[in-house]
């Protein structure tokens, strides 16, 4: 310079139009003499940013952006 990929909870990532989810982590209770564990429960999101289609966007167009991949 060119091509395509990813941006989402503290971290790794599912969801691909109809209220935003798990895992591990955290917080609190109970179990245990206590730890490690295990079980419940909770708390934590402007889904990178703007625009634009739709009754409705995290999904779909379009531009910026940051960041790995390829090719020159």
């Nucleotide at each position: 310079g060119g091509a395509g990929g990813u941006g989402g909870a503290g971290c790794u990532c599912a969801g691909c139009a109809g209220u935003a989810g798990a895992g591990c982590g955290u917080g609190u209770g109970c179990c245990u003499a206590g730890c490690a564990g295990g079980c419940a429960c909770a708390a934590g999101g402007u889904c990178c940013u703007g625009g634009g289609u739709u009754c409705a966007a995290u999904c779909c167009c379009c531009a910026g952006u940051a960041c790995g991949u390829c090719c020159a």
Transfer RNA from Camelus ferus, 72 nucleotides, folded computationally. Rfam family: tRNA. RNAcentral records the identical sequence in 3 taxa. The coordinates come from a structure-prediction model, not an experiment, and the mean pLDDT is 83. The source organism's lineage runs through Eukaryota, Vertebrata, Dipnotetrapodomorpha, Amniota and Camelus.